[in-house]
């Protein structure tokens, strides 16, 4: 310092999803009674507005998270996962520092996380692909602490 190809990540915009959910409202039933009102002067039961739950109906109608593309940036342990300590204020996350695993994407099958039949992600098989090897003309077998 370079390659791999449906290659990784990170942001912007977008488009579904989430959802016709969820809050608002505004009727209906139906219960409550902590504030307050009405009852022809005072008090005032019941009752009636009202106040509040719930349940239904009607209007209006989101947004977080989680993702698809299309661009732009940085990249090629890219990045993803998982275990332990530490720091902090208890606990999660993020942060620090250390270890393990996975060469890459796809496709099936389970398990997990998710609202989800999106998507993530782990196992496990499988064809494919890049690389090196070893037998030689298509097989095998390694792994990024590699390969040029």
């Nucleotide at each position: 310092a370079g390659a791999g190809g449906c290659g990784c990540a990170g942001c912007u915009g977008u488009c579904a999803u989430c959802a016709g959910u969820a809050c608002g409202c505004u009727c209906u039933g139906u219960g409550u009674c902590a504030a307050g009102g009405c009852a022809u002067c005072g008090c005032a039961a019941a009752g009636c507005c009202g106040u509040u739950g719930c349940a239904g109906a009607g209007u209006c109608g989101a947004a977080a998270g989680g993702g698809g593309c299309c661009g732009c940036u940085g990249c090629c342990g890219a990045a993803g996962g998982g275990a332990a300590g530490g720091a902090g204020u208890g606990c999660g996350a993020a942060c620090c520092u250390c270890c393990c695993c996975u060469g890459g994407g796809c496709c099936g099958u389970g398990g997990g996380a998710g609202a989800a039949g999106a998507u993530c992600u782990c196992a496990c098989g499988g064809a494919c692909u890049g690389u090196c090897g070893c037998a030689u003309u298509u097989g095998c077998g390694g792994a990024g602490c590699g390969c040029u």